[in-house]
Context: one part of a larger RNA
RNA sequence: GGACGAACGCUGGCGGCGUGCCUAAAACAUGCAAGUCGAACGGCCCUUCGGGGCAGUGGCGAACGGCGUAGUAAUACAUGAGAAACGUGCCCUUAAGUCGGGGAUAUACGCGGGAAACUGCGAGCAAUACCCGAUGUGACGGUUUGGUGGCAUCACCAGACCAUUAAAGGUUUUUCGCUUAAGGAGCGUCUCAUGGCCUAUCAGGUAGUUGGUGAGGUAAUGGCUCACCAAGCCGACGACGGGUAGCGGGUCUGAGAGGAUGAUCCGCACGAGUGGGACUGAGACACGGCCCACACACCUACGGGUGGCAGCAGUUGGGAAUCUUGCACAAUGGGGGGAACCCUGAUGCAGCGACGCCGCGUGGACGAUGAAGGCCUUAGGGUUGUAAGGUCCUUUUUUCAGGAAAGACUUAGGACGGUACCUGAAGAAUAAGCUCCGGCUAACUACGUGCCAGCAGCCGCGGUAAGACGUAGGGAGCAAGCGUUGUCC
Numbered sequence: 001g002g003a004c005g006a007a008c009g010c011u012g013g014c015g016g017c018g019u020g021c022c023u024a025a026a027a028c029a030u031g032c033a034a035g036u037c038g039a040a041c042g043g044c045c046c047u048u049c050g051g052g053g054c055a056g057u058g059g060c061g062a063a064c065g066g067c068g069u070a071g072u073a074a075u076a077c078a079u080g081a082g083a084a085a086c087g088u089g090c091c092c093u094u095a096a097g098u099c100g101g102g103g104a105u106a107u108a109c110g111c112g113g114g115a116a117a118c119u120g121c122g123a124g125c126a127a128u129a130c131c132c133g134a135u136g137u138g139a140c141g142g143u144u145u146g147g148u149g150g151c152a153u154c155a156c157c158a159g160a161c162c163a164u165u166a167a168a169g170g171u172u173u174u175u176c177g178c179u180u181a182a183g184g185a186g187c188g189u190c191u192c193a194u195g196g197c198c199u200a201u202c203a204g205g206u207a208g209u210u211g212g213u214g215a216g217g218u219a220a221u222g223g224c225u226c227a228c229c230a231a232g233c234c235g236a237c238g239a240c241g242g243g244u245a246g247c248g249g250g251u252c253u254g255a256g257a258g259g260a261u262g263a264u265c266c267g268c269a270c271g272a273g274u275g276g277g278a279c280u281g282a283g284a285c286a287c288g289g290c291c292c293a294c295a296c297a298c299c300u301a302c303g304g305g306u307g308g309c310a311g312c313a314g315u316u317g318g319g320a321a322u323c324u325u326g327c328a329c330a331a332u333g334g335g336g337g338g339a340a341c342c343c344u345g346a347u348g349c350a351g352c353g354a355c356g357c358c359g360c361g362u363g364g365a366c367g368a369u370g371a372a373g374g375c376c377u378u379a380g381g382g383u384u385g386u387a388a389g390g391u392c393c394u395u396u397u398u399u400c401a402g403g404a405a406a407g408a409c410u411u412a413g414g415a416c417g418g419u420a421c422c423u424g425a426a427g428a429a430u431a432a433g434c435u436c437c438g439g440c441u442a443a444c445u446a447c448g449u450g451c452c453a454g455c456a457g458c459c460g461c462g463g464u465a466a467g468a469c470g471u472a473g474g475g476a477g478c479a480a481g482c483g484u485u486g487u488c489c
Stems, first nucleotide, its partner, number of pairs: 001489004006485005013360006019353002021318001026316003030313003035060003040057002043054004067271003077195007086188003091184008099133004109122005138165002141162009169176002197243003204234003209231008246268004250261004273294005296307004324350001326349003332346001333344004363393004373384004398426006407416001433478005438459003444473005454461002
């Protein structure tokens, strides 16, 4: 000098765009943040007979989006390879199919239990819920024939035989579905190499440890797990241990090399009070799902229950310090639905904060008798100073009044918003501070004080004429900011 998610002191007019718990991954009152489908299903209620509403069964979604960075030094991340070792709902393409039956059950009803949360028994009804059978283009498994290729285990193609294996209907006049298989896209999973912190006052570490055979498990390879066998494997090119830490794109600085850093935005990983576990599902070992344990908190009729803001607001606490319990689904995007539409604290906007960057303003021209006042003075004067007053203008800003969008497609529909913007009126009106003036470093005198009070980034000032302390006048520098502190280069 530059930079900052900054804080503090003094000061503060406006706008645009950004940005705002860096500390306690501390605890949370309240509201909202994930629903939707009646064109899957029966039932109940209302009805203007068009239709509408409700809980439940069922489907899809809730694994996305949003938040945080605790853990993690490698099961992460980045870059580059590989999977002849893999998965995939919705979407696209292609081929084939969608036949016949059955038994239950929730809500509701009846009778009960309980303070509540909730729950028991009985009778009975439905489905795109569940089950059985048929068919088998196919798929999978086995046996087998032929061919092609590679990368070690092998992979692919064509054929024959045997066994197993599927489906669901709705709406109504054109579609939405369902089943099987192949391919695609996108997404995910796994393996390898290389790279990026400190510490040797951590030198040896390791028994599922290292490898093999076989089995289990997985979508899949693999000590992933197990049985048996062998004794390996890693390590001064730093194993093992300890400390610290999410990683990258980037950001700051620097001529660069480098150094520091990882807020906002984007990609990946990980977490959801703490620890563990599985269930459902195409996908989770699941923030607003379940179970168990623990800690904490709440309700209770003491028998028992309930909860998880590191979602958006907001509260308490901690702290030098960080915002509204706002509006809207109009746009963009997401979920559901054939659609209308519903939901969406994602998002779009608004609010608060000079927290940052950028822009604008606080007036312009003329004006000497160089007014008054202040300060200094050698008492002549000098300076503040064209500065003020005064005259003539202007209206950015401000206030008031009127008009008024684009953003919306294909037509109705705009939270923002009567906002931006446009027009008119009024009137210089509503708008300047902060730090410094010994040298470094631009800017000087007077008075007060008297090694006191104080200043100070370094050198150093102050003990009776202090340009260094305090005040005043004057000056210098920045300017809606200025200075201080902290951190990095």
Source information:
Small-subunit ribosomal RNA, 5' domain from a metagenome, 489 nucleotides, folded computationally. Its Rfam family is "Bacterial small subunit ribosomal RNA". The coordinates come from a structure-prediction model, not an experiment, and the mean pLDDT is 85.